[in-house]
A computed fold for a 264-nucleotide RNA from Cyanobacteria bacterium UBA8530, annotated as Bacterial large signal recognition particle RNA. Taxonomically the source falls in Cyanobacteriota (Bacteria, Bacillati). Its Rfam family is "Bacterial large signal recognition particle RNA". By type it is a non-coding RNA gene. The prediction has a mean pLDDT of 77. The sequence was found by an Rfam model in a public genome assembly.

RNA sequence: UCGUGCUAGACGGGGAGUUAGCGGUGCCCUGUACCCGCAAUCCGCUACAGCGGGGUUGAACUCCUCCUUGCGGCUGGCAUGUGUGAAAACGGGUCCCGGAGGGCAGUGUUGAGGAUCGGGUCCCACGCGGCGUUGGACUGCGAACCCCGUCAGAUCCGGAAGGAAGCAGCGGUAAGCAAAUUCCAGCGGGUGCCGUGGAGACGCCUGAUCGGAGCCAGCCAGCGAGACUACGCUCGGACGUUCCCGUCAAGGGGAGGUGCACGG
Numbered sequence: 001u002c003g004u005g006c007u008a009g010a011c012g013g014g015g016a017g018u019u020a021g022c023g024g025u026g027c028c029c030u031g032u033a034c035c036c037g038c039a040a041u042c043c044g045c046u047a048c049a050g051c052g053g054g055g056u057u058g059a060a061c062u063c064c065u066c067c068u069u070g071c072g073g074c075u076g077g078c079a080u081g082u083g084u085g086a087a088a089a090c091g092g093g094u095c096c097c098g099g100a101g102g103g104c105a106g107u108g109u110u111g112a113g114g115a116u117c118g119g120g121u122c123c124c125a126c127g128c129g130g131c132g133u134u135g136g137a138c139u140g141c142g143a144a145c146c147c148c149g150u151c152a153g154a155u156c157c158g159g160a161a162g163g164a165a166g167c168a169g170c171g172g173u174a175a176g177c178a179a180a181u182u183c184c185a186g187c188g189g190g191u192g193c194c195g196u197g198g199a200g201a202c203g204c205c206u207g208a209u210c211g212g213a214g215c216c217a218g219c220c221a222g223c224g225a226g227a228c229u230a231c232g233c234u235c236g237g238a239c240g241u242u243c244c245c246g247u248c249a250a251g252g253g254g255a256g257g258u259g260c261a262c263g264g
Stems, first nucleotide, its partner, number of pairs: 001264006009057003012030004020046005034054005063257007072248003076244002079241004084236003090232002092229004097224002102220003106215002114210008123198005128192002131188007139178003147172004155164003
């Protein structure tokens, strides 16, 4: 150096998650890469960290180490967006009140504000009226006898003259019943464009007189004090995006390394 037969190794790897930890099943990335069985309230193991069975290849294009590049993932930070919870200190918004009277409006010489003298509104008493209610008067009906008057007939007393009680009928009346107006009396009030008198209030309206220029606070602006409101700002936590630091890293590129036996 060549050939033959083996062996280690390889026949996919990685990230997050899970786990005391490792690997697998499930998710994602890379991208093509032996087969079968097991497994998320999970399976198998223990730093040589899937287990069990079978197959192919095999010391290099394929295995191992280092450098570089780098898909993708993860932690953190600055900024920012969305939605969420708290918060009324500040800014913003809405509303109420007060004060002032800068502007607008309104009102005022057909006389403002103010002053004086009255009236009304409110309350009390009385009178009158009205309404309601109660009672009485008025009208009608109303007693077999035990209410009244008159009492035919009949009855009784008497020698007679005459007298007595008295049913029916007629007339009337009591209690009571009914009807409705009018009148009278008593009582009452969510009673009156009524009258008389009084009291009080000083609020509102109004009349007359004096006097002669303001009055008012509706709107805007501004000031003060408050109530509400989470829009801004602030704080907490959630999710997303750009960028940055860090970390793991598939795949690609480069460099180096790699066993045993026999024979020529």